The part of an RNA shown here (small-subunit ribosomal RNA, central domain) has 347 nucleotides and comes from Erica azorica. Lineage of the source: Eukaryota > Streptophytina > Magnoliopsida > Ericeae > Erica.
Context: one part of a larger RNA
């Protein structure tokens, strides 16, 4: 490099969209020879390989003929399969109309419970925390109790929710707008318009970071007060960034099913969500971050119609261990840093 392999050994990009680029559905017909398949034809240095051949007195060796060796040249022949052109088709795509779910997105309004914090009212001594204290809070009247007002975050139950939607990321109070996708039935409309996708390009937790705003509750950092030999910690009192909103940056995670998309095939029985049809217990069609399991697979656990089984397309990605996801360069970032990505040298 090759065979080989990627779910736990080293390996599937965080994810989707799409450009070239590879691969592509059924039937007729037509040219052509670009691939294909078959013969000739030139050319493929020696050396090495092969060889009942000759020479060299045998052997090794040499030399000499011949042979194999082909992403090579030119020509002739085929017409199945691949492209090329033309005509046509419905099964894959997509599009219409009738339906149907659902925490999908966006933006406005708007609610009731609890915590906080202010008033006003009774009230009068402890409240609070803890294994056990203390620090804290209270006669400048606390803690409870009762009304009233602000504020800003989050939606108890519903959710046996093991559901439901959404490309990932996530997404849960009502409600109104506006918006994206999915499913089912009708099968008349397009007619292969399709699959993946190197560059690209959008999205992308939570922390972070700039500008304005917001700030109840929590809460890195810090005090402090306990614990302890010590306590920079677990525990307790405070408590500031931060968590919110607004725009704009950043782009990482165990970004996980540690399992790319796609498409066809390959035993059953049970459950559940949401539809259709006939009909009230069964069928179909699609979907599930249910749960058993036949063939098969796998090293083994296991997977097993959402394959890690049978095969095919397209893309990534891996080739002892550590240095190291680090040096240096190059792009990106306001900055943290980020993406690319070694070697010496050791074992």
């Nucleotide at each position: 490099c090759u065979g080989g392999g990627c779910g736990u050994a080293a390996a599937g990009c965080g994810u989707u969209c799409g450009u070239a680029g590879a691969u592509g559905g059924u039937u007729a017909a037509a040219a052509a020879u670009u691939c294909u398949u078959g013969a000739u034809u030139a050319c493929a240095a020696a050396a090495g390989c092969c060889a009942u051949g000759c020479u060299u007195u045998u052997a090794a060796g040499a030399g000499u003929u011949g042979a194999a060796g082909g992403u090579u040249u030119a020509u002739c022949a085929a017409a199945a399969g691949a492209g090329u052109u033309u005509a046509a088709c419905u099964g894959g795509a997509g599009g219409a109309a009738a339906a149907a779910a659902g925490a999908g997105g966006a933006u406005g309004c708007u609610u009731g419970a609890a915590u906080u914090u202010u008033g006003c009212a009774a009230g009068g001594a402890g409240g609070g925390a803890u294994g056990g204290u203390a620090u804290c809070c209270a006669g400048a009247g606390a803690g409870c109790u009762g009304c009233a007002a602000a504020g800003g975050a989050a939606g108890a139950c519903c959710a046996u929710u093991u559901g439901g939607c959404a490309a990932u990321g996530g997404c849960g109070g009502g409600u109104a707008u506006c918006u994206g996708g999915u499913u089912u039935u009708u099968u008349g409309c397009u007619a292969a318009c399709a699959u993946u996708g190197g560059g690209g390009a959008a999205c992308g937790a939570a922390a972070g970071c700039g500008u304005g705003g917001g700030g109840a509750g929590c809460a890195a950092a810090c005090a402090g007060g306990a614990u302890u030999a010590g306590a920079g910690a677990c525990c307790c009192u405070g408590g500031u960034a931060g968590u919110c909103c607004a725009c704009g940056c950043c782009c990482u995670c165990a970004a996980a099913u540690c399992u790319g998309g796609g498409u066809g095939c390959u035993a059953a029985g049970g459950g559940a969500u949401a539809a259709a049809a006939u009909u009230u217990a069964u069928u179909u069609a699609u979907g599930c971050a249910g749960a058993u399991a036949a063939a098969g697979c796998u090293a083994a656990g296991g997977c097993g119609u959402g394959a890690a089984g049978c095969a095919c397309c397209c893309c990534g990605c891996c080739g002892g261990a550590g240095u190291a996801g680090u040096a240096c360069g190059a792009c990106c970032g306001c900055a943290a840093g980020g993406u690319u990505g070694a070697a010496a040298c050791u074992c």